[in-house]
Context: one part of a larger RNA
RNA sequence: GGGCUUCGAGCGAUCUUGCCAAAAUGGUUUUUACCGACCCGUCUUGAAACACGGACCAAGGAGUCUAAGACCAACGCGAGUAUGGUGGUGGAAAAACCAACAUGCGCAAUGAAAGUGACUGAUGCCAACUUAGCAGCAUCGACCGACCAUGAUCCUCUGGAGAAAGGUUUGAGUAUGAGCGUUGUUCUUAGGACCCGAAAGAUGGUGAACUAUGCCUGAGUAGGGCGAAGUCAGGGGAAACUCUGAUGGAGGCUCGUAGCGAUACUAACGUGCAAAUUGUUCGUAGAACUUUGGUAUAGGGGCGAAAGACUAAUCGAACCAUCUAGUAGCUGGUUCCCUCCGAAGUUUCCCUCAGGAUAGCUGGGACAAGUACGCAGUUUUAUUAGGUAAAGCGAAUGAUUAGAGGUAUGGGGGGUAUUAUGCCCUUCACCUAUUCUCAAACUUUAAAUUGGUAAGAGCUCUGGCCUUUCUUAAUUGAGGCACAGAGAUUCAAUGCGUGUCCUUAGUGGGCCAUUUUUGGUAAGCAGAACUGGCGAUGAGGGAUGCUCCUAACGUUAGGUUAAGGUGCCAAACUACACGCUCAUCAGAUACCACAAAGGUUGUUAGUUCAUCCAGACAGCAGGACGGUGGCCAUGGAAGUCGGAAUCCGCUAAGGAGUGUGUUACAACUCACCUGCCGAAUGAACUAGUGCCGAAAAUGGAUGGCGCUAAAGCGUGUGACCGAUACCUAACCAUUGGCGCGAGAGUGAGGUGCCAAUGAGUAGGAGGGCGUGAGCGUCGUGGUGAAGCCUCUGGCGUGAGCCUGGGUGAAACGGCGUUUAGUGCAGAUCUUGGU
Repeated sequence: GGGCUUCGAGCGAUCUUGCCAAAAUGGUUUUUACCGACCCGUCUUGAAACACGGACCAAGGAGUCUAAGACCAACGCGAGUAUGGUGGUGGAAAAACCAACAUGCGCAAUGAAAGUGACUGAUGCCAACUUAGCAGCAUCGACCGACCAUGAUCCUCUGGAGAAAGGUUUGAGUAUGAGCGUUGUUCUUAGGACCCGAAAGAUGGUGAACUAUGCCUGAGUAGGGCGAAGUCAGGGGAAACUCUGAUGGAGGCUCGUAGCGAUACUAACGUGCAAAUUGUUCGUAGAACUUUGGUAUAGGGGCGAAAGACUAAUCGAACCAUCUAGUAGCUGGUUCCCUCCGAAGUUUCCCUCAGGAUAGCUGGGACAAGUACGCAGUUUUAUUAGGUAAAGCGAAUGAUUAGAGGUAUGGGGGGUAUUAUGCCCUUCACCUAUUCUCAAACUUUAAAUUGGUAAGAGCUCUGGCCUUUCUUAAUUGAGGCACAGAGAUUCAAUGCGUGUCCUUAGUGGGCCAUUUUUGGUAAGCAGAACUGGCGAUGAGGGAUGCUCCUAACGUUAGGUUAAGGUGCCAAACUACACGCUCAUCAGAUACCACAAAGGUUGUUAGUUCAUCCAGACAGCAGGACGGUGGCCAUGGAAGUCGGAAUCCGCUAAGGAGUGUGUUACAACUCACCUGCCGAAUGAACUAGUGCCGAAAAUGGAUGGCGCUAAAGCGUGUGACCGAUACCUAACCAUUGGCGCGAGAGUGAGGUGCCAAUGAGUAGGAGGGCGUGAGCGUCGUGGUGAAGCCUCUGGCGUGAGCCUGGGUGAAACGGCGUUUAGUGCAGAUCUUGGU
C1' cells in the first nucleotide's frame, strides 16, 4: 500500500417520493472565439498529392437463377428408400390409405477381359478397487478378387478342372450392413454467370446523290503579246540558192478575265457564316481544259497521272442487320448497422513473370476427454552434429620481406698462374636456425549462437522360456517374449492447458530498420539471412513525417508515469553545482536532412625532454683575436663561387666560419663569451573548444522569436510537466467459470454472482435494422390513413424507431411465417432537372 470480514461516520448513483415553479441548471438550433484538424473514392510497398474519377439534386443502377457435385445441419423412413403409372378403399372432386409391379440409388468386390467371388480373430489405448463395454485410434493376422510362384489328384487329355500349402506384390474390398429422400447455409464447375467496357472474327445484305476512273450525250472558255510553216513583192546571183520588207496565224507558247485550283500571311474565324469558311496574295487559263445528265465498275471488292488517295462528314479494308449479353489473366464500379476472430505477398509446378494450381498463413463447424497427463519460439543436465568468427604460418598447402650462418653440389664473374679436376675472392640457386606480412575456394587448434535425442510403468532389476544366417571353445553371449516376482508416485526446472478431424475465404506485386552479407565507384541501387516493424494502426514524442523512440486503443472520471521536455510561442525550474566557448558565416539533441584532407603562437587542459640563483630565456651593451690572405683550384677567391681537409696558440670566449656584402679586400652580422637585470624558460607532441579550408541562381530558416557568467557545449543533482500506457472506480459488450432454475431428474433463447479481455485492411462468422409482395393473426383511419415539412420531445452503441405541430385527403400498420427485380456517393455510370 492492497484484498476480505465486522462495526461506525460522512458523501452518494439508482429507486421511491414531497415542495417550489413556467422557467433553468435541461433539450435543440444558430452565431462568434480558443485548441485540434490536409479531400473523399481508388490502384498501390507508399496518396493531401503536381496520380486518376468526382459541379449539385432526384429517380434507376451490379454475386442472380438453373443443373450437377462436396462437407455440414435439420427432419422422415430404414436393408431399404424415393418416384412413377396401374388396381383397390375413399370422397362432390381431391388429399390420405392399401397392394403388387417398374425404375433410380443402396445392399459385393475385383480384373483390361474371359471370369472368379468375402470365418463372430488377436493385442495395446479408451479403461477406473473389482466385473463389464460400443464407437474410435494404432499394430498384427485371416478371408475375396487381380498378379507371381507351386501343382497332389481327376477328366471328354496339344487341353481343362483343381485340393493342400505359399508371396518384402496389389484393390476405390470382407470382417453382423447404413442408406435413401426432402430442405437449407457455404464452396466448386458449366451456363451471359456480379455489372459496364474492346482491338478483332463470321454470315447475309445496302450504297458510285459525295468521290475515283472509263464510255455515251450535251454545254462552256474576254482582251492582249510572241509570230512557225506557207505565200507575195523587191534586191543579189550563171545557177543552186540567198537577203530585205510584207502577208500569214502555228503553238499541251506567253500576260491575263470568267472558270478550275489553293502558294503565302503559318492573316481573319476558331461555342465560326462554315463539322474546312472569309480576305488579300498566288497557280493555270484552247487544253492530258472545265462541266450537266446518263451509264459501267461494290467491300479483301472497286477505282487510282500512286497520296494507301477515293469508295455518301466513315477507309492500311465502307455502311446496315445478325451470330452477340462475342471474349478480356486488363481498367473502373459493386448499395444498411453492430459484435467476435483475423491474414498474405513465401514453397513447388505451369508457353509461368499484370495470371493460375499446390503447400503455407485465416475463419467456421464438429468430436474425444476434463487435469489425465500432455504441450512448449524457455532454461538446466547428459549426449551428439558442425569447421564459421577468432587464431595460426619459427604446423601441412599456397603466397611473402629481411638479414645471419654454411659449404658438398650446380651455374655466372674475378684473382693467382708453367700446368691443374688446384687454391683464393665473390654472386645466384640450395641447405640450416631465425625474422616480416597474408588466404571465400589454406589449416593443426577452435568458440559464441545453433540443430538432433533423452530426462521413465510401453520403465528398471531378478528369474524363467524361445529362437538364430550374428557371436562364442561352449545353449556362451547378443537379441526376443502376450511368462512370473519385486521396485510407487515420481522422474530436472518453469509456464500453459489440450488433442484430433471436416470444410474454407483472401493472399501468392511487398516495403523499412538494427545486425550479418553478395554485386557495384556509389545510390532513397540490385540480391539474400535472423529478428522486429509498416502494409492492416490510431495515441504521446522526434517542428514537419507510412517504417525512428515510448506505447498498441470499449465509453467516462480521478491519480501516476514513459519517450521527450521545462526563456516566450507552448504544459512544466530565466533550477542548482562545476568546467569550456566570443565566431565580420558561433552553436544548439539519435534515425536526419551533410562536409573532408589539411592548417592555426585563438584559448584551455595535459604528456615527454631540456635550460635555470654556479644567474637561464628575452631585452640593452661590450668582445668576437693570432699562426693565416691555411692547402688546392682560378683571370680573381683574403671565413663566406668551388674541392678536400678542418689543426694549434692565446683566452671569459671567438667556426680554417651562420648570413649580408666586395672584381678581390674592406665593412656589418651570427654562432660563442662577458656585463647590467633578477625568476622562471625552451622544444616536440596529445585533445577539448573556436577559426581557416567553405562559391549559385524568388527572400529564408537550430521549427520561429530570440539567446552570450546562455535559452550554446560537457558532466552531475533534484523538482516539475507530460499519452488512448499503468493504477482505482463506474458503465457497455464479449468470452469463460460457479450457482439458482419447469414442486423427481435433465435443464431453456430464463435468472444471480465472479473473473479476464476489448486495435485491425483483404477475408470469415454471429446477431440485428430497413424495403416490396403472399398467407395467418391483431389492429389504426373523414373525431383525418399514407406521404411531405418541422430550432416538438424522447429511445437505441448503431442501422433506425416512437412522439408533438403543420400540410395533406384515403388508405395504412404491429406480430408470426413464406418469398424477392430488397438498401448507393462514386462506375469519363443512365435519364431528367438546376